Transfer RNA from Gonapodya prolifera JEL478, 73 nucleotides, folded computationally. The source organism's lineage runs through Eukaryota, chytridiomyceta, Monoblepharidomycetes, Gonapodya and Gonapodya prolifera. Its Rfam family is "tRNA". Rfam classes the family as a transfer RNA. RNAcentral holds the sequence, with entries from ENA and Rfam.
[in-house]
RNA sequence: GCUUCCGUGGCGCAAUAGGCAGCGCGUGUGGCUGUUAACCACAAGGUCGCUAGUUCAAACCUAGCCGGGAGCG
Repeated sequence: GCUUCCGUGGCGCAAUAGGCAGCGCGUGUGGCUGUUAACCACAAGGUCGCUAGUUCAAACCUAGCCGGGAGCG
């Protein structure tokens, strides 16, 4: 340099025929318990890597850029 995959709450990941952004762990509060853990309930937490474009509507499609992985030279 070329090809290809990935980037979504604190962490790991879903959501791809474009139409309300979710799960697990963790965190907080409450319940339960003599206490802790476990278990149960509820809650908080996201400019979906950045900037443009297409569209009535973009995490999703297009272009450029940034970061990471793999392969080739």